[in-house]
Bacterial RNase P class A from Nitrosomonas sp., 303 nucleotides, folded computationally. Its Rfam family is "Bacterial RNase P class A". Gene Ontology terms of the family: ribonuclease P activity, dimeric ribonuclease P complex and tRNA processing.

RNA sequence: GAAGCUGGCCAGACAGUCGCCGCCUGUUUUUUAGCAAUAAGAGACAGGGGGAGGAAAGUCCGGGCUCCAUAGAGCAGGAUGUCGGCUAACGACCGACCGCCGUGAGGCGAGGAAUAGGGCCACAGAGACGAGCGUAUUAAGUUACGGUGAAACGCGGUAACCUCCAUCCGGAGCAAAACCAAAUAGGCAGGCGAUGAAGCGGCUCGCUGAGCCUGCGGGUAGGUUGCUUGAGCGUACAGGUAACUGUACGCCUAGAGGAAUGACUGUCCACGACAGAACCCGGCUUAUCGGCCAGCUUCACCU
Repeated sequence: GAAGCUGGCCAGACAGUCGCCGCCUGUUUUUUAGCAAUAAGAGACAGGGGGAGGAAAGUCCGGGCUCCAUAGAGCAGGAUGUCGGCUAACGACCGACCGCCGUGAGGCGAGGAAUAGGGCCACAGAGACGAGCGUAUUAAGUUACGGUGAAACGCGGUAACCUCCAUCCGGAGCAAAACCAAAUAGGCAGGCGAUGAAGCGGCUCGCUGAGCCUGCGGGUAGGUUGCUUGAGCGUACAGGUAACUGUACGCCUAGAGGAAUGACUGUCCACGACAGAACCCGGCUUAUCGGCCAGCUUCACCU
C1' cells in the first nucleotide's frame, strides 16, 4: 500500500416560515338523560413538552396477554435430535467436540439408530439382496479364479425416504376480549335432549349437568377500555471464556382510528439506499446508498 474476516455505532445535518397528531395545565362554549346533584360526549383559545425502523418488512419460530374453562388421562398428530450453559421460552444465542468449505482470519450444520422392518440406489455389468456371465473343479452353484463397477456368494450406501429411539407440545387469537348506552318480536315453525344437550383442534375414556341445531321473520351496529411503565433503556461496578446474571444510580421515549411528522427557503457535505408503527416483546430470514470505530488475517514492497 492492496485485498479480506468478525463485532459495534449512525441512517442526511442546521436555521427560519406555515401546517398535522397525542398528552398535561388553565380559561371557556355546548349536546343527550335527569327536578337537581350528576353521568356520558363534542368543541374553542393560551402555555408546556413529545411524535416511525435497523430492519417498522416476511408472518418463519418462541412467548407475554385475553377467552374457551371447573379442565384430567390416553391414542392419533406435530416439533427437535452430540455435550454443556444461558433465557420467560424457543428450532434462537454462547462455549466445546465432530464433519464440510477456505492459504488464513473465519463460515456453514442436513450432528441419535442401517443386525427391528420396509422402500430406493444413475452408468457399466449376466446380475445391485430369492441374483450367478466366462474358465477350471465337484455327486451337487460344491469349490477356486477372472470381467464390469465405488461396492457382487454380502456385517454395501441412504433415515432433509417411511420407520425406530429419546425429549417436548391444549386451542383460538387485539377482527382476542371487557364495559356503557340505544333498539327490537323473550317472535313463528320443525328436530334433538337426564337412555345425557352444549363444552375442551380430531378420536376414546373421564368430568360437569340443560339447553342446543335448522329455516322464515324483526331490531341495533353509537361510544369507552384493551392502547403503552416494559421479561424496558442508559451508565458504573462485580461475577463469568462468552451468551448472560446481580447490585447501585439515572431516564420515560408514538399510541393513530380509513389512519398523524408535510410543504417552502437558505447553508453544509458523506449528495442520502432499503424503506412507515397499528397489542407488546425475544429471535431468525430477506432488502439495502454510504460513513465511522475496534480487533484479527493474507499478499507485495522498503528498512
Model confidence (mean pLDDT): 78 of 100.